Context: one part of a larger RNA
Molecule: small-subunit ribosomal RNA, 3' major domain
Organism: uncultured prokaryote
């Protein structure tokens, strides 16, 4: 000066508490661990590993094993050559071996181009060390801290300022003050969202007016409202009031769309774990050179006594089924999105229009109305298996999604524990993307629809902050 303390004061977090809904028990799906395996490539490992790198493992992806080949694919310089392409046979699973036929160009004759084989150097290497590094990243923590210059103060490490007093979401601000002042954080400034106004009206919009239709802004026409993207304006504790020196705080205070950070994002201080990544790059060192490097076909990454975690589905009547009917928003679209229409119980198929998109498609569900069922392992629940197919792809045996008909398993709400969440939140409902030829998506990352419950309060339990005390630790 630190770090600790089952010392002490003070103050904050969905930290307790108060509340809603999960975990843990069933079935799946995934992800690890272990077992196994020719091979189950790798790497992540308390929080801060385990739907993590992977935002698409059939082959490719692949880095792993089996066999079976190859000896420089690309790039660069060099020397010697006339070919390469192109048609064709034969081995093989292919990859690669091995044949046959045909075959340059321009030229100033010095030589270029072009090209395939050779040699050489060199390349190659998901080979290894993240404890050799750049570079990102994650966590303490969106926690309020972290330093610095000069001056004082101590022999010195050091301290002071950064400490007391009050406030604050905040070292925020204000008073005090041997300190005066700055820096890096905080806050502001970005953006999106809540309200109005101004420009601008097309492909949106339709109030008045007309025209037209089984019906629809469908036409003519408007640019009024919605919407739409640009600019602006609006909030500052600015006003009143009460408490205070102040700084702020307190008001079912006005006024406003909206009030004290109006929500929400993005933004991560000095620095801490030799955290994590040589397997995205990108480097130093060691290693391998007929191979640890390259191609292929195959099989593996998909296994399965078992443990674990993260989800999804359920155990039902605030519920299942059938049947009628309503309303989003954000995207996405040409090797795609696809209206209609016809076949097909359906999955999807045929034919066929619009649309390179505020134009035209993808396009809701819970909710609402009426019937049913009547509490059961059931018309709950859907695993699991048989059988027929759609569809994508060379190609669905390992191993794809989807259909439709049979089958109809656990399961009756879950010990001890543990998790998330204060408002458009939780919970519920469905829709879209990215990746992608299809898919193992329930996953990830948004988007609206319906929409609660609690919060006395700081003793406790967990994590952090000031101060201050103790220490045989650094």
């Nucleotide at each position: 000066u630190g770090a600790c303390g089952g010392g002490g004061g003070c103050c904050c977090g969905c930290a307790c508490a108060a509340g809603c809904g999960g975990u843990g028990g069933a079935g799946c799906a995934u992800g690890u661990g272990g077992u196994u395996u020719a091979a189950u490539u790798c790497g992540a490992u308390g929080a801060u590993a385990c739907g993590c790198g992977a935002g698409g493992a059939a082959c490719c992806u692949u880095a792993c094993c089996u066999g079976g080949g190859c000896u420089u694919a690309a790039a660069u310089g060099g020397a010697g050559c006339g070919a390469c392409c192109g048609c064709u046979g034969c081995c093989g699973a292919a990859a690669g071996g091995u044949g046959g036929c045909u075959u340059u160009c321009c030229u100033u004759c010095g030589g270029g181009a072009c090209g395939a084989a050779c040699u050489a150097c060199a390349a190659g290497g998901u080979g290894c060390u993240g404890c050799a590094u750049g570079g990102u990243u994650g966590u303490c923590g969106u926690c309020a801290g972290c330093u610095c210059g000069u001056g004082c103060c101590g022999u010195g490490a050091g301290g002071u300022g950064u400490c007391g007093g009050g406030u604050u979401a905040a070292g925020u601000c204000c008073c005090a003050u041997a300190a005066c002042g700055a820096g890096c954080g905080c806050a502001a400034c970005c953006c999106c969202u809540a309200u109005c106004g101004u420009u601008a009206g097309u492909u949106g919009c339709u109030a008045g007016c007309a025209g037209g239709u089984a019906a629809u802004g469908c036409u003519g026409a408007g640019u009024a409202c919605u919407c739409u993207a640009a600019c602006g304006a609006g909030a500052c504790u600015g006003c009143c009031g009460g408490u205070g020196u102040a700084a702020a705080c307190c008001g079912c205070g006005a006024g406003g769309a909206a009030g004290g950070u109006g929500g929400g994002g993005a933004u991560g201080a000095c620095g801490u774990c030799a955290a994590a990544u040589c397997a995205g790059c990108a480097c130093g060192g060691c290693c391998c050179u007929u191979a640890u490097g390259u191609c292929c076909a195959g099989g593996g990454c998909g296994a399965c006594a078992c443990a674990c975690g993260u989800g999804u589905u359920a155990c039902a009547a605030u519920g299942g089924c059938c049947a009628g009917u309503a309303c989003a928003a954000a995207g996405a679209g040409c090797a795609g999105c696809u209206a209609c229409a016809u076949g097909g119980u359906g999955a999807c198929a045929u034919g066929a229009u619009g649309c390179u998109a505020a134009u035209c498609u993808c396009c809701a569900a819970a909710a609402c109305u009426g019937g049913u069922c009547u509490c059961a392992g059931u018309u709950c629940g859907g695993a699991u298996u048989g059988a027929a197919g759609u569809c994508u792809g060379c190609a669905a045996c390992u191993c794809g999604a989807c259909u439709u008909c049979a089958u109809g398993a656990a399961g009756u709400u879950g010990g001890a524990u543990u998790c998330g969440c204060u408002a458009g939140u939780a919970a519920u409902c469905g829709c879209g993307c990215a990746u992608c030829a299809g898919c193992c998506a329930u996953g990830g990352c948004g988007c609206g629809g319906u929409g609660a419950a609690u919060a006395c309060g700081u003793u406790c339990c967990c994590g952090g902050g000031c101060c201050u005390u103790g220490u045989a630790c650094a």